[in-house]
RNA sequence: GUGACAUUAGCUUAGUUGGUUAGAGCGUCUGGCUGGAUCCCAGAAGGUCACCGGUUCGAAUCCGGUAUGUCACC
Numbered sequence: 001g002u003g004a005c006a007u008u009a010g011c012u013u014a015g016u017u018g019g020u021u022a023g024a025g026c027g028u029c030u031g032g033c034u035g036g037a038u039c040c041c042a043g044a045a046g047g048u049c050a051c052c053g054g055u056u057c058g059a060a061u062c063c064g065g066u067a068u069g070u071c072a073c074c
Base pairs, nucleotide, nucleotide: 001073002072003071004070005069006068007067010026011025012024013023019057028044029043030042031041032040050066051065052064053063054062
């Protein structure tokens, strides 16, 4: 330099052939339980779906570009 793949919550990730609320596990916080803690139970907060544009009535999802990472080739 060329090509492919990935990027969603603090971490690991689900979700696609665009559609009516963006979910889960772990973690964090609050309450319960306990003499206290762990476990357990209940609840809550936390996401501009990497970024910038485009298409569309409507985009995490489609298209283009940028960034970062991984792999392959040279």
Molecule: transfer RNA
Organism: bacterium